[in-house]
RNA sequence: UGAGUCGGCCAGGCGGCCGCGUCGGGGGAGACCCCGCCGAGGAACGUCCGGGCUCCGCAGAGCAGGGUGGUGGGUAACGCCCACCCGGGGUGACCCGCGGGACAGUGCCACAGAGAACAGACCGCCAUCCGGCAGGGCCUCGGCCAGGCCGGGCGGCAAGGGUGAAACGGUGGAGUAAGAGCCCACCAGCGCACCGGGUGACCGGUGCGGCUCGGCAAACCCCACCCGGAGCAAGGCCAGACAGGGAGCGUUCGAGGGCUGCUCGCCCGAGCUCCCGGGUAGGCCGCUGGAGGUGUGCGGCAACGUACACCCGAGAUGGAUGGCCGCCACCGGCGCCUUCGGGCGCCGGGACAGAACCCGGCGUACCGGCCGACUCAUCCG
Numbered sequence: 001u002g003a004g005u006c007g008g009c010c011a012g013g014c015g016g017c018c019g020c021g022u023c024g025g026g027g028g029a030g031a032c033c034c035c036g037c038c039g040a041g042g043a044a045c046g047u048c049c050g051g052g053c054u055c056c057g058c059a060g061a062g063c064a065g066g067g068u069g070g071u072g073g074g075u076a077a078c079g080c081c082c083a084c085c086c087g088g089g090g091u092g093a094c095c096c097g098c099g100g101g102a103c104a105g106u107g108c109c110a111c112a113g114a115g116a117a118c119a120g121a122c123c124g125c126c127a128u129c130c131g132g133c134a135g136g137g138c139c140u141c142g143g144c145c146a147g148g149c150c151g152g153g154c155g156g157c158a159a160g161g162g163u164g165a166a167a168c169g170g171u172g173g174a175g176u177a178a179g180a181g182c183c184c185a186c187c188a189g190c191g192c193a194c195c196g197g198g199u200g201a202c203c204g205g206u207g208c209g210g211c212u213c214g215g216c217a218a219a220c221c222c223c224a225c226c227c228g229g230a231g232c233a234a235g236g237c238c239a240g241a242c243a244g245g246g247a248g249c250g251u252u253c254g255a256g257g258g259c260u261g262c263u264c265g266c267c268c269g270a271g272c273u274c275c276c277g278g279g280u281a282g283g284c285c286g287c288u289g290g291a292g293g294u295g296u297g298c299g300g301c302a303a304c305g306u307a308c309a310c311c312c313g314a315g316a317u318g319g320a321u322g323g324c325c326g327c328c329a330c331c332g333g334c335g336c337c338u339u340c341g342g343g344c345g346c347c348g349g350g351a352c353a354g355a356a357c358c359c360g361g362c363g364u365a366c367c368g369g370c371c372g373a374c375u376c377a378u379c380c381g
Stems, first nucleotide, its partner, number of pairs: 001377010012328007020039002023036005041352001045363002048361005053231004060264004065227005070084005085099001086097004100222002105220002107216003122161002124157003128153006136145003169187005188212001190209008235285004244276006256268003292311008330349008
C1' cells in the first nucleotide's frame, strides 16, 4: 500500500419562530390562559424465549401435552452468554453446527439402476453341454489330435465396467476353472479390556476380537432434565346510575366452581344457567429508583461476581416528544482553479423506526460515519 477477520461506538451540532404532553408556580367563577423545568431507541420494533410483579385455594398423583439436548461454568431465569471438546469450511485472522440414542422396536430412502439393507447379476469373467462357421497339424487317405470365432442351455463368481447422494472396507500377496476377508500382512473403522492426561466432554497409547455391522430421529419412538394457569383490559379503591319479570337445575341424594385436555384425589360450596327489559362505560392507585447506570479497586482466561464513590431529568390513556428557516460539520454529483496534498462555487442527501407494567436475551430493519486489535500478500529499511 492492497485485500480481509473480529470487537466496540455515534445516529449531526448551534440559534430563531410556531406547536404538543406531564409536573411546579401564578391568574381566572369556569372553560382556559401565562411563566419555568423536563420530554423515546439502538433497536423503544417483532412479541419468539426467560424472569420479576399481580390474581387464581402456594397449585397433590398418574396419563396426555409442550420444551431443551456435547462438556464445564455464569445468571433471578433462559432456547441467552463465556470457556473448552468434537465435526465441517478457510493459506490465515477467524467462521459455521437443528452436536443424546440407528446392535429397544416400527417406518422411510425420490430419480437412475440388475440390485437400496442381513441386497443383487445388466454388461462382464470362468467351467461344462449342444448347435453352427472358417481353418490348422499328423498320417497307413480313412481317420486321429490340439485349438479359434459365433449363438443357445444349465451352473459358478462378484474382481472389473455401468447407475446413484449412498452399492455391504482400502492396498498388496497367497489361492482359484474364474473369483471373493475364503486366508495372510499393513492401514482405516467398530467393540471390549488395560495404562496415562483432563473436573468433564474427550485426547494419546497398548493388546485382543469377529473380519466390516449404510443413512434419516426437523419420522414415530427411547433416554435424561425442565414446565400449575392467566395476564397491567393483571389486581385494588372511590364516586355514580338502574327496575324488575319469566323459565330450568340445585341446596349435605349437593347444582356450580377451584382459569391446560382426561382420570383419580382434595377443597370451597348456595346458588347457577338461559330469555325479555333497564342502567353505566368516570376518577385514583398500580406507574416507574431498578436483578439500574458510570468509574475505580479486587477475584476470575472469560461470561460474571464483589466493595466503594458518584449519577438518575418520559409516564401518555385516543394516546405528547413535531414542523419551518439560517449557519456550521459530513456524504454524493457537476463545474472552475491547483504548488496535486487540496481549495472554491452550485445542486442534492441524512436512514430504520417510535415508549404504554418493568427487566434479561434473541431475531429482524437501518442513509452513513468513526475507533481499536488481528490476518494474508507485496514493497522498503
Molecule: Bacterial RNase P class A
Organism: Actinotalea fermentans